[in-house]
Context: one part of a larger RNA
Molecule: large-subunit ribosomal RNA, domain IV
Organism: Chlamydiota bacterium
RNA sequence: CUUUCGUUAAGGAACUCGGCAAAAUGUCCCCGUAACUUCGGGAGAAGGGGAGCCCCUGAGGGUUAGAUGAACAAUCAAAGCUCUUGGGGGCCGCAGAGAAUCGGCCCAGGCGACUGUUUAACAAAAACACAGCACUAUGCGAAGUCGUAAAGACGCGGUAUAUGGUGUGAAGCCUGCCCAAUGCCACAAGGUCAAAGGGAUGUGUUAGUCUUCGGGCGAAGCACAGAACUUAAGCCCUGGUGAAUGGCGGCCGUAACUAUAACGGUCCUAAGGUAGCGAAAUUCCUUGUCGGGUAAGUUCCGACCUGCACGAAUGGCGUAACGAUCUGGGCGCUGUCUCAACGAAAGACUCG
Numbered sequence: 001c002u003u004u005c006g007u008u009a010a011g012g013a014a015c016u017c018g019g020c021a022a023a024a025u026g027u028c029c030c031c032g033u034a035a036c037u038u039c040g041g042g043a044g045a046a047g048g049g050g051a052g053c054c055c056c057u058g059a060g061g062g063u064u065a066g067a068u069g070a071a072c073a074a075u076c077a078a079a080g081c082u083c084u085u086g087g088g089g090g091c092c093g094c095a096g097a098g099a100a101u102c103g104g105c106c107c108a109g110g111c112g113a114c115u116g117u118u119u120a121a122c123a124a125a126a127a128c129a130c131a132g133c134a135c136u137a138u139g140c141g142a143a144g145u146c147g148u149a150a151a152g153a154c155g156c157g158g159u160a161u162a163u164g165g166u167g168u169g170a171a172g173c174c175u176g177c178c179c180a181a182u183g184c185c186a187c188a189a190g191g192u193c194a195a196a197g198g199g200a201u202g203u204g205u206u207a208g209u210c211u212u213c214g215g216g217c218g219a220a221g222c223a224c225a226g227a228a229c230u231u232a233a234g235c236c237c238u239g240g241u242g243a244a245u246g247g248c249g250g251c252c253g254u255a256a257c258u259a260u261a262a263c264g265g266u267c268c269u270a271a272g273g274u275a276g277c278g279a280a281a282u283u284c285c286u287u288g289u290c291g292g293g294u295a296a297g298u299u300c301c302g303a304c305c306u307g308c309a310c311g312a313a314u315g316g317c318g319u320a321a322c323g324a325u326c327u328g329g330g331c332g333c334u335g336u337c338u339c340a341a342c343g344a345a346a347g348a349c350u351c352g
Stems, first nucleotide, its partner, number of pairs: 001347008010338002014336001019333001027051005036041001038170001052091012066076003092096001104331007111323002116128002132168007144154003172317003176248003181245002183241004190236003196230002201225005208217003249267005276310001277307001288304005
C1' cells in the first nucleotide's frame, strides 16, 4: 500500500449527481397516537415510561395432605409445592431486552390502484399482468385454433350469465363534437364486370354453276374469327357505425384611462377541442412570472395560462391503501466530509 473490520476530540451532510456507504432504530409490557379515508385502515403512526438481583408483603389461580361426611359424591381447604400479578425497602455495575437475534422516523409531490410477473448472466420499473369496464364474433357439426384444401383433435363431454378476439385497466366523478377519408356492417333496386354458356354474322377452302374466258357467284363439310343474350363476388351507388383507424381552424374589428374583448364581420372545413387538467414523465423560447421553503434553490411545492406540441377507454381528472419505484424537504444519526489518526486480521513487500 490492498482487502475486511474496530474506535475517534470538536463539528454533524459542510461530502456527493444523490446521505451512496456507514451510523442510528430494533425485543416485550404500559401510556399515548394526527391529517386523510373506500370507515377496513392510516398505526408498530408519531411521542413517552418500564425491564437485573436480594428481602418483606398483598391479591388471584392450580394441586393436595387434611376436615365435615355413610360415601371413591359434594363442600371447605390452614401449611407445603407451583403459576400469574401488585406494593414497599435494599444491592451492584459505565451499562439490567447487560450477549445474539432484532423497524430509523416524519412531511409533500409524480407514476402505477392493490398482491403478483419480467430482460437466467448490466434494466424489477412508471413496463407486463390483474379484478372491473366496453366493443365485437359465435345458435352448436359454433366461432376460433392445430393439421397435407384431410382424417382427427382442442374449443367442450361446455351452449350466449358460454366461448373466442380486441381495447381499456380497482372503486369515485365522467367519457364532448366530426361518418368527409380509411375500415366494418346493412342493402331481392341500378351501373360496371371474369371464366363459362351462347352462337347472329363474317372469312378461308371448293363440288357446282355463270362467263365477255380476264374472271364472278358459291351449297355441304372442314377450319378460323365472333355480335346480341345469360351470369357471381368485388367495386361504384344508397345508408349506418367512434370504448372502429382516426380528426377536432384562420384573419380582421369592437367597451367613456389603458388593457382586454362578452360582441360583430369574413374565409375555409366532415367537424373546428367540450368537461377537466396545464412550464406537466408533455413547455422550444425557459433558470417563463409570482408566491413558499434556504443566508443563498436550473431541482421541489402552490398558483398564473402565452398548451412551440394536454385532453377524455392509443381514456380525462382526482384518490385512501400499497411500492427494494422516482422527486423535493425535515428530525434523529453518524469518519460521507472539515481532515485525518490509531488499532486488528489476511495479503502484498523484505530476509530466510